Molecule: SAM riboswitch aptamer (S box leader)
C1' cells in the first nucleotide's frame, strides 16, 4: 500500500399474480410467513461495484498502482431483521506453526 480473518453498525415498497414455506453450503434452534411470506410482472426506491468529475499519490523520472471527495445518465446489486445462535462442510492454505 494491498490481500485475508475478525468486530462493530446499517440504507431503500407499493399494487397485481402465486399459494407455503422462506432467509448466499448443511442440520437444529430463535426469527418472518395465509393479517398471503418466497417467487413472478409493473413502476418506485436504496446504494455507489461498473461509470463519470476532482484532490493526493510511494516503490520509480514522466506516469501509474492505490486511498479520498463529489455525481448518479447508463450497467450491475439490493428493498424482513440482533442479516442471530449452535454444529458440520468449504474458503483463507501453493500459506502459518508443530513434528
Nucleotide at each position: 500500500c494491498a490481500g485475508c480473518c475478525a468486530u462493530c453498525c446499517c440504507g431503500a415498497g407499493c399494487g397485481g399474480c402465486c399459494g407455503a414455506g422462506a432467509g448466499a453450503c448443511c442440520u437444529g434452534g430463535a426469527u418472518c410467513g395465509a393479517c398471503g411470506a418466497c417467487g413472478c410482472c409493473g413502476c418506485a426506491g436504496c446504494a455507489a461495484c461498473c461509470g463519470u468529475g476532482g484532490u493526493c499519490g510511494a516503490c520509480g523520472u514522466c506516469g501509474c498502482a492505490g486511498a479520498c471527495c463529489g455525481c448518479a445518465c447508463g450497467g450491475u446489486g439490493c428493498u424482513a431483521c440482533c442479516g442471530c445462535c449452535a454444529g458440520g462442510a468449504c474458503c483463507g492454505a501453493u500459506g502459518g506453526a508443530g513434528c